[in-house]
Molecule: RNase P RNA; transfer RNA
Organism: Gammaproteobacteria bacterium
RNA sequence: GGAGUUGGCCAGGCGAUCGCGCCGGAUGAUCUGAUCAUCCGGGGAGGAAAGUCCGGGCUCCACAGGACAGAGUGCCAGGUAACGCCUGGGGGGUGAGAGCCUACGGAAAGUGCAGCAGAAAAUAUACCGCCAGCUCAUGUUUUCAUGGGCUGGUAAGGGUGAAAUGGUGCGGUAAGAGCGCACCGCGCAACUGGCAACAGUUGUGGCAUGGUAAACCCCACUCGGAGCAAGACCAAAUAGGGGGACAUAAUGCGUGGUCCGCGCUGUUCCCGGGUAGGUUGCUUGAGGCGCAUGGUGACAUGUUGCCCAGAUGAAUGAUUGCCCUCGACAGAACCCGGCUUAUCGGCUGACUCCCUUU
RNA sequence: GCCGGAAUAGCUCAGUCGGUAGAGCAGCUCAUUCGUAAUGAGAAGGUCGUAGGUUCGAUUCCUAUUUCCGGCACCA
Numbered sequence: 001g002g003a004g005u006u007g008g009c010c011a012g013g014c015g016a017u018c019g020c021g022c023c024g025g026a027u028g029a030u031c032u033g034a035u036c037a038u039c040c041g042g043g044g045a046g047g048a049a050a051g052u053c054c055g056g057g058c059u060c061c062a063c064a065g066g067a068c069a070g071a072g073u074g075c076c077a078g079g080u081a082a083c084g085c086c087u088g089g090g091g092g093g094u095g096a097g098a099g100c101c102u103a104c105g106g107a108a109a110g111u112g113c114a115g116c117a118g119a120a121a122a123u124a125u126a127c128c129g130c131c132a133g134c135u136c137a138u139g140u141u142u143u144c145a146u147g148g149g150c151u152g153g154u155a156a157g158g159g160u161g162a163a164a165u166g167g168u169g170c171g172g173u174a175a176g177a178g179c180g181c182a183c184c185g186c187g188c189a190a191c192u193g194g195c196a197a198c199a200g201u202u203g204u205g206g207c208a209u210g211g212u213a214a215a216c217c218c219c220a221c222u223c224g225g226a227g228c229a230a231g232a233c234c235a236a237a238u239a240g241g242g243g244g245a246c247a248u249a250a251u252g253c254g255u256g257g258u259c260c261g262c263g264c265u266g267u268u269c270c271c272g273g274g275u276a277g278g279u280u281g282c283u284u285g286a287g288g289c290g291c292a293u294g295g296u297g298a299c300a301u302g303u304u305g306c307c308c309a310g311a312u313g314a315a316u317g318a319u320u321g322c323c324c325u326c327g328a329c330a331g332a333a334c335c336c337g338g339c340u341u342a343u344c345g346g347c348u349g350a351c352u353c354c355c356u357u358u
Numbered sequence: 359g360c361c362g363g364a365a366u367a368g369c370u371c372a373g374u375c376g377g378u379a380g381a382g383c384a385g386c387u388c389a390u391u392c393g394u395a396a397u398g399a400g401a402a403g404g405u406c407g408u409a410g411g412u413u414c415g416a417u418u419c420c421u422a423u424u425u426c427c428g429g430c431a432c433c434a
Stems, first nucleotide, its partner, number of pairs: 001354010012323007020044001022042009046329001050340002053338005058227004065260004070223005075089005090104001091102004105218002110216002112212002122165001127158002129154011166184006185207001186205008231280004241271006252264003273433003287306001290303005359430007368383004376414001386400004407423005
């Protein structure tokens, strides 16, 4: 100097003139009270506010009691209110490397599946082949050579396939085969390190029960339901109207399904009518910044000081001047902790590789 | 804001990882007819919304995402 990997921060800025919404204060008007007007002060969209994929707080359902079914997660250890999230570690894969990915428990509990091809796809197999014996034909001086048939042995070589039943090498054999040996792999046992997942070492066994569980399933752990349009209060108006079914302490109803338990005494369907208004919930929080301590880290503890949107046909807009890195994706709607997706530009830390120079 | 459901030929719809996909209607060609319609026969038309993953193999299983459709408050 170039090429890369991985973390953190910002998210146009400053000013002027009008305008919008909330909170606090002052004055005035109307007047049972609250409403309206003016002025002053303070604050006013995001890293994703998005998707609604997860986890909760909060509210309601008397039982949030038990069981089954069902659903979710799935290496180990931690963090957290909790999680399917985060941190660190292990195994596997991938990259030259820094790094990145990982739905990563169990196939010896059982069941299922693997089309076509291939001899054969599970406790399965002989298509081509190799070897031995017998026999026939041809050539041939005999041995021997070539071709065919039958019997026996074989799975090392070839073919098919995603996958063919340990791999490589040496020996051995009629030809072969863990048949034997060495190494690797696999099973078992012991020891060492580690909380653990696991890793390493030694010994032993010729040696095996292929793959697939985002197939059913088994194992471990977790799980009431509904959701701010929840819920609470106030006001107004009409038709507290009409018809049917079931039942009498349960055979009905009681916030996913079934059963048990418990509670209640009615439950449910159809037609028709009225209102679609206001207040609250509504923002002080598992809250954020700084500092100190502990920890590899996620985080935890302590402490100083800070208050940071609450709309409801939906508030931050219009004009203008300057600067500049010329600005993308894009706007809360009960509130938080995550994940995923979209994205212009700038600043910055650490690390890897290549080239050159000193 | 919250809760549900869908996407397959030009249109309306089937399809349980083992055939790289089916039916009807529409369109095209041929036959028939004086000519059309009807009828009969034939051929063609598809990245199964998109991207990734599992598996030997995915329309189908899983994850993410895009587009479309529906519902939500009371009195009695």